Predicted 3D model of a 115-nucleotide RNA (SAM riboswitch aptamer (S box leader)) from Zobellia galactanivorans. The RNAcentral record of the sequence draws on Rfam and Ribocentre.
RNA sequence: CAGUUAUCAAGAAAGGUGGAGGGAAUAGACCCUUUGAAACCUUAGCAACCCUUUGUUUCUUAUACAGAGAAGGUGCUACAUUCUAUCCUGAAAUAAUUAUUAGGACAGAUAACGA
Numbered sequence: 001c002a003g004u005u006a007u008c009a010a011g012a013a014a015g016g017u018g019g020a021g022g023g024a025a026u027a028g029a030c031c032c033u034u035u036g037a038a039a040c041c042u043u044a045g046c047a048a049c050c051c052u053u054u055g056u057u058u059c060u061u062a063u064a065c066a067g068a069g070a071a072g073g074u075g076c077u078a079c080a081u082u083c084u085a086u087c088c089u090g091a092a093a094u095a096a097u098u099a100u101u102a103g104g105a106c107a108g109a110u111a112a113c114g115a
Stems, first nucleotide, its partner, number of pairs: 001114001003113006013043005021032003025086004044077003049073002051069006082107001087104005092098001
């Protein structure tokens, strides 16, 4: 940083510096924030993607599934679903409108592989 695969309704804090924004883009009728936002530092914690390990399947290898561990590499710690919507399809209601609702896509975030 193109791309591929997987996951995204769960979980998890406090202090210091800082001084006005933040919740990816756009828009919010939504939310957080001087009872201190972002960012940085310290410690703690959560999780189990890589990692270590056991078993099963497959069996030339590989892959896949289930369980355990948590030293290391990341990541994360809003009571907020990826806060809601955006694009498509359906359902519901309706005279029509519909930020009502279900699913999917696009996009985003994280990890591993890869460039």